This is a predicted structure of a 93-nucleotide RNA (SAM riboswitch aptamer (S box leader)) from Pseudonocardia benzenivorans. The same sequence occurs in records of 2 taxa.
[in-house]
RNA sequence: GAACCAUCCAGAGCGGCCGAGAGACCUGGCUCGACGACGCCGCAGCAACCCCCCGUGACCGGGCGAGGGUGCUCAUGCCGGGAACGAUGGAGG
Numbered sequence: 001g002a003a004c005c006a007u008c009c010a011g012a013g014c015g016g017c018c019g020a021g022a023g024a025c026c027u028g029g030c031u032c033g034a035c036g037a038c039g040c041c042g043c044a045g046c047a048a049c050c051c052c053c054c055g056u057g058a059c060c061g062g063g064c065g066a067g068g069g070u071g072c073u074c075a076u077g078c079c080g081g082g083a084a085c086g087a088u089g090g091a092g093g
Stems, first nucleotide, its partner, number of pairs: 004090005013043005021032003025082005044073003049069003052063004077085001
């Protein structure tokens, strides 16, 4: 990033700081929240997209979580409806 690909009903929380709303946007519900949510930081964990390992001419298939790059850790992306939907990874610039 108005272009491409894949995934989004599984899984995984403690501590510190902050202090009022938060769950992306609109709408209707519902949920979380001064017993401190959301957010930030630290540690821990989950998962397995990429690196990696094995096989293959390749597509691709399989494996690991020791290691590297991300991601994630209330509720199906919280649910119904809406839209140039969104998020994450890969690829690309």